[in-house]
Molecule: Purine riboswitch aptamer
Organism: Gracilibacillus lacisalsi DSM 19029
């Protein structure tokens, strides 16, 4: 001096994975068709609308309601997905410290 490895510090224009929070969308909402259960029940399947939007459109608890019929309601808290932002952590990268093999 060169190469490689390890190590220390530092940088952030740009990059990758993951996690958290926030924002926007959507109200986990609405409508319709077919079928199913029946007070120990209250669902299943499909279609449409809703989003500058892919996906999803459910489950639980409490209360009510329906006297056996075909229809559920209210409240509470729970996400997922798409996009954006911030932060964290790690990888990778640049520079640098030290050590070691050759």
């Nucleotide at each position: 001096c060169c190469u490689g490895c390890a190590u220390c510090a530092u940088c952030a224009u740009a990059u990758c994975a993951c996690c958290u929070u926030c924002a926007u969308a959507u109200a986990u909402g609405u409508u319709u068709g077919a079928g199913a259960a029946u007070a120990a029940g209250g669902c299943u399947c499909a279609a449409a609308c809703g989003u500058u939007u892919c996906u999803a459109c459910c489950g639980g608890a409490a209360c009510a309601c329906c006297g056996u019929a075909a229809a559920u309601g209210u409240u509470c808290g729970g996400a997922c997905u798409a996009u954006g932002a911030a932060g964290g952590c790690g990888g990778g990268g640049g520079u640098c410290u030290u050590g070691c093999c050759g």